[in-house]
RNA sequence: ACGCUGGCGGCGUGCCUUACGCAUGCAAGUCGAACGAGAUGGUGUGGACUUCGGUCCAUGCCGGAGAGUGGCGAACGGGUGAGUAACACGUGAGUGACCUGCCCCGAGGAGGGGGACAACCAUGGGAAACCAUGGCUAAUACCCCGUAGACCUGGCCGUCUUAGAAGCGGUUAGGUAUAGCUCAGGCGCCUUGGGAGGGGCUCGCGGUCGAUUAGUUUGUUGGUGGGGUAACGGCCUACCAAGAUGACGAUCGAUAGCUGGUCCGAGAGGAUGAUCAGCCACACUGGGACUGAGAUACGGCCCAGACUCCUAUGGGGGGCAGCAGCGAGGAAUAUUGGACAAUGGGCGCAAGCCUGAUCCAGCAACGCCGCGUGGAGGAAGAAGGCUUCGGUUGUAAACUCCUUUUGUGAGGGAUGAGACAAGGACAGUACCUCACGAAUAAGUCACGGCUAACUAGGUGCCAGCAGCCGCGGUAAUACCUAGGUGACAAGCGUUAUCCGGAUUUACUGGGCGUAAAGGGCUCGAAGGCGGUAAUUCAAGUCUGGCGUGAAAUCUCCUGGCUUAACCAGGAGGGGUCGUCAGAAACUGUUUUACUGGAGGCAGUGAGAGGGGUGCGGAAUUCUCGGUGGAGUGGUGGAAUACGUAGAUAUCGGGAGGAACAUCAGUGGCGAAGGCGGCACCCUGGCACUGACCUGACGCUCAUGAGCGAAAGCGUGGGUAGCGAACGGGAUUAGAUACCCCGGUAGUCCACGCUGUAAACGAUGAGUACUAGGCGUAGGUAGCUACAGUUAUCUGUGCCGAAGCUAACGCGAUAAGUACUCCGCCUGGGGACUACGGCCGCAAGGCUAAAACUCAAAGGAAUUGACGGGGACCCGCACAAGCAGCGGAGCGUGUUGUUUAAUUCGAUGUAACGCGAAGAACCUUACCUGGGUUUGACAUGUGCGUAGUAGUGAAGCGAAAGCGGAACGACCCUUCGGGGGGCGUACACAGGUGUUGCAUGGCUGUCGUCAGCUCGUGUCGUGAGAUGUUGGGUUAAGUCCCGCAACGAGCGCAACCCUCGUCGUUAGUUACAAGUGUCUAGCGAGACUGCCGGUUAUACACCGGAGGAAGGUGAGGACGAUGUCAAGUCAGCAUGACCCUUAUAUCCAGGGCUACUAACACGCUACAAUGGGCCGUACAAUGGGCAGCCAAAGAGCAAUCUGGAGCAAAUCCCACCAAAACGGUUCGUAGUUCGGAUUGCAGGCUGCAACUCGCCUGCAUGAAGUCGGAGUUGCUAGUAAACGCAGGUCAGCCAUACUGCGUUGAAUACCGUUCCCGGGUCUUGUACACACCGCCCGUCAAGUCAUGGAAGUUGGUAACACCUGAAGUCGGUGACCUAACCGCAAGGAAGGAGCUGCCUAGGGUGGGACUGAUGACUGG
Repeated sequence: ACGCUGGCGGCGUGCCUUACGCAUGCAAGUCGAACGAGAUGGUGUGGACUUCGGUCCAUGCCGGAGAGUGGCGAACGGGUGAGUAACACGUGAGUGACCUGCCCCGAGGAGGGGGACAACCAUGGGAAACCAUGGCUAAUACCCCGUAGACCUGGCCGUCUUAGAAGCGGUUAGGUAUAGCUCAGGCGCCUUGGGAGGGGCUCGCGGUCGAUUAGUUUGUUGGUGGGGUAACGGCCUACCAAGAUGACGAUCGAUAGCUGGUCCGAGAGGAUGAUCAGCCACACUGGGACUGAGAUACGGCCCAGACUCCUAUGGGGGGCAGCAGCGAGGAAUAUUGGACAAUGGGCGCAAGCCUGAUCCAGCAACGCCGCGUGGAGGAAGAAGGCUUCGGUUGUAAACUCCUUUUGUGAGGGAUGAGACAAGGACAGUACCUCACGAAUAAGUCACGGCUAACUAGGUGCCAGCAGCCGCGGUAAUACCUAGGUGACAAGCGUUAUCCGGAUUUACUGGGCGUAAAGGGCUCGAAGGCGGUAAUUCAAGUCUGGCGUGAAAUCUCCUGGCUUAACCAGGAGGGGUCGUCAGAAACUGUUUUACUGGAGGCAGUGAGAGGGGUGCGGAAUUCUCGGUGGAGUGGUGGAAUACGUAGAUAUCGGGAGGAACAUCAGUGGCGAAGGCGGCACCCUGGCACUGACCUGACGCUCAUGAGCGAAAGCGUGGGUAGCGAACGGGAUUAGAUACCCCGGUAGUCCACGCUGUAAACGAUGAGUACUAGGCGUAGGUAGCUACAGUUAUCUGUGCCGAAGCUAACGCGAUAAGUACUCCGCCUGGGGACUACGGCCGCAAGGCUAAAACUCAAAGGAAUUGACGGGGACCCGCACAAGCAGCGGAGCGUGUUGUUUAAUUCGAUGUAACGCGAAGAACCUUACCUGGGUUUGACAUGUGCGUAGUAGUGAAGCGAAAGCGGAACGACCCUUCGGGGGGCGUACACAGGUGUUGCAUGGCUGUCGUCAGCUCGUGUCGUGAGAUGUUGGGUUAAGUCCCGCAACGAGCGCAACCCUCGUCGUUAGUUACAAGUGUCUAGCGAGACUGCCGGUUAUACACCGGAGGAAGGUGAGGACGAUGUCAAGUCAGCAUGACCCUUAUAUCCAGGGCUACUAACACGCUACAAUGGGCCGUACAAUGGGCAGCCAAAGAGCAAUCUGGAGCAAAUCCCACCAAAACGGUUCGUAGUUCGGAUUGCAGGCUGCAACUCGCCUGCAUGAAGUCGGAGUUGCUAGUAAACGCAGGUCAGCCAUACUGCGUUGAAUACCGUUCCCGGGUCUUGUACACACCGCCCGUCAAGUCAUGGAAGUUGGUAACACCUGAAGUCGGUGACCUAACCGCAAGGAAGGAGCUGCCUAGGGUGGGACUGAUGACUGG
């Protein structure tokens, strides 16, 4: 300030914006005791007139308006903060360089003269403002003379002083004064000394930003002479000299009044400069002087300019940043008030006058402070609201009693006023008393966390909230509303700004290996810092005294207003200040010494240190010649390329350039960059030893100078190999790349330039100190058995103690402990950028922002996940095999499409013969049509109910339903009635409607994978780690060993079931009987128990024996922590929502069975290992009363008739099978394969086989000749093949599913390279929704900020030239002039006028700095 709200009082405060413009009124006058004149008026006397009221004239007195002369004031008080970065301010000094009206104290004086000018009068001009001319006049106005020194000016002498031009004393020459008034008390006047207070000037120190402003300056710096001033001074002027100032930041630019103080802070400090007080500056803008004690003057003057007003157009007037007030601007700031009563000021002898200073009042919750809106009792815990119905709002209300601050009315009524009188704006106010009556008085914000306070409804990423995190997508404590609650309270909340928190600019009190941050390296003037022992001074330092640091403010103590705020008194505090005295440790200064730092000297030593010259061999290439004859080369594989014109290969000769294998080494040297064949020349540095010399000579270094890889640039050479660009060949979706064939610049040399790198140890230089161990290079010394070893110095590495570190890590080569100096950092992006400057030939380098934008960016480490990272291991995962699928026909499911409906769900693995263990009706949830509405079903309540409940004919209808003839009842009882049924009404039922992302339960999956955790301890700042890792081993986190771990739990295994062997018990059935091969129980058996080998004497593995079975014997059940918001609201349950004559419910018909297509799972096949026919043989599991169904008979058959047996070890399905086996035929063909499809005729179930069932017979006889890419299952009684049974079920679309038996293989060599999945360890990570992750760039569209840009257009401060107002000063002054001189003439003196310098302003011009804008353009 804004929003909502608003009872009272006290004390304060109130244009922060346009120093923008102002109407109107007021804000500075006063003195008659300085002066002249004197209006209106009063009065006395005389006269005249009279309408008898009075009027006029003359004269005297009183009084004195307005104007004027003169004096004092107007330079104070009041306002504002534009300018100013400055001696402006603050503080402390100085003035020996100064002034001072009024006031106080002291001394002396006031004598004699003179001439004017206003007012006034007259004339004139002008619209006005105002002016001109002539005339009269007074003074405390003005002038002259005299007198005067303690005054002024000059000379001389002495004295004081550090010194001087100052002071003091003396002497001498010259000069300068005055005013009166009066109430007779006084008030004034002149000269002079002193004081007080005030002021001028000078200096030290202090307080803003920018270097992307580095040089500035010509009156500039100094001197001399002169001028000027109150006064010093380049303040001004002439001449002379050439200085002055600046990285301790000049100059320039930006910003800004300064201070006491104020706010914040623990303090240091940061921010600020309202009110009050001190100083400064300004007064429409700019310039100038006058007057005066004082001004360069807010309410004075002159000039210029802008603006504004008047005008008769000729010319004039004005300045609220005084108090009110107006307009404008703005988010925003008050009354055109009262009074001089108080305080103070001006004038006056005084009375007094003036005073928008001041004191008061008015307006404003603007701030601070105080008070109130009631107190006590009061539970049917009222009504109402909210509610989970428990409760809460809540003693809150009502109601009863009480009080009266405040309020209203009435009465009284101040202090502020002093030595007398009078005098109060405030104000009938404060205050006091009485009366009345709970009466006149509560809101605002919040309630997800931070942060005190929670629920309901509405809304449904909508509307909205939000200071940060963030909330809102149907269960929102975050939105809106309500109830409740919390906080503060006449206020509450929001916004803005400042400080704090922020140790986040670090003085107190930070950092730089990896987070931002060490300059690429060296030298080095300035600067900073500096060894040992004395000495001097006292600058720093310390102590004490004195002075000052205005008041107010602040702190403490008192006191005054009822309290407080507020106010008053006293004390304290406050400086990087001045001065005096003292101290002398430390720093500094002076002087004298020292040798440990540093340097020198001597003697040794190592080295890719640097520069130059020369030489050498190997290799590549080229060239010449020989041999030779078809390829070579190159790659993952190729091609381009070379080659019969002879390549490659090979031998010999030659040319040329570049680089120096081995030695060679975390070896050496160098400051860094960097340095590698050998020799010579020139040359720098280093280490050790000696302790001979010098004697602190040192360290570090902004600016500066030099060096500085590669690439690049210039000039000239050189060019073997390599090789940007470029050409070609490949690769690829593309391939402007990686690969290959060529190849220019370059690489090399000389001379210049460039000056940058991940120029890195991402670690500046120097010094000192602080455990060790193991290497390596160079030196020295001791011992020595001559292999070595010990000690020490220097360099270079590794590991580590303490310590440090966020951790990683560093650790005498520190990132430890300290000191000195330099450089650098302050969130990410923008930006190693723009602009400017400097450098460069260019490329570019150095220096280096802002707008805008984000809420992060980043470091180290942790756990996971992931990797076309690594190691180890496992699995029918691959491999080795067998059989398939994918091609055909058919079946089933799904998608899609269609439809009135094709109900719904399941959708990678882990949906798709799945829910469905069986859709003709039913099922059924879908569609069409027709019905019902307390309902097909449940519970409760009220009422009704005897021809009632129930059965229910006829009729209509597709049925449901409507309809209602006829028949016609129940249980208990204490006899009151109750129960049940029915009808009706109300509560409610009902929903396969939605949400599996609100849920329970259940299930799938990883995965029967070997894992997942916990307690205690230990380690880590912590997340976490350890245990669970490691060495072996296992099917297994199985076991053993080791280990800061020790134990434990859920998983593994075992315990359970079935099968296999044996023993034993029993015997319905089976069986001829005995019997036990069968059935049902109970036991035994297998444990690496035994032997051998291997292993670590472990665990375990390998082999063997025995045994029915051997290392888990085979199979099953059993599924850890968790993952997939996996699946299921349609199995069930269930929250919320939705429907309620319908989304409920009943019925008929239809649909779920559609059909171009695709997919999934199957069946049957394609045939001879087969098909057909004949004959022969062997199971097991199961099921059966609305059932299985025998014998016998009929039929080609399905089936029918039939009826025995069986509720089943008894009977039946079913003397159960089929592959199989024996025999026969078919002879490789679309067939005697294959059976789809279709026709006809039948059978069965069932109300009913049209949509839409199964079966039989006859006929028909499709595709298909073994299946592309790809893909599935399976390791033994397994695969494959073969049939049988069961559930569901009236029947069945079952080729499915669940079981059962019959026949019965192959392969796994070293196995684990690869695909998939999984486990453990490890590694990287910028991923954590975790690689189906994250993320980069172009392009497209919109928006915003900013840079560049041909230009365009403003502003600011200077400069050059021209012009130049007013005005001071100077010159001139022939014109003018009362005072003085002079008898006069005239003079002296002054002035107007003219003029010179300076100069505001104006004009012209080229530049500088800065802003706005600009097509287009950049990131």
Description:
Small-subunit ribosomal RNA from an uncultured bacterium, 1419 nucleotides, folded computationally. The sequence is in RNAcentral, with records from Greengenes. Rfam family: Bacterial small subunit ribosomal RNA. Gene Ontology terms of the family: structural constituent of ribosome and ribosome. The prediction has a mean pLDDT of 81.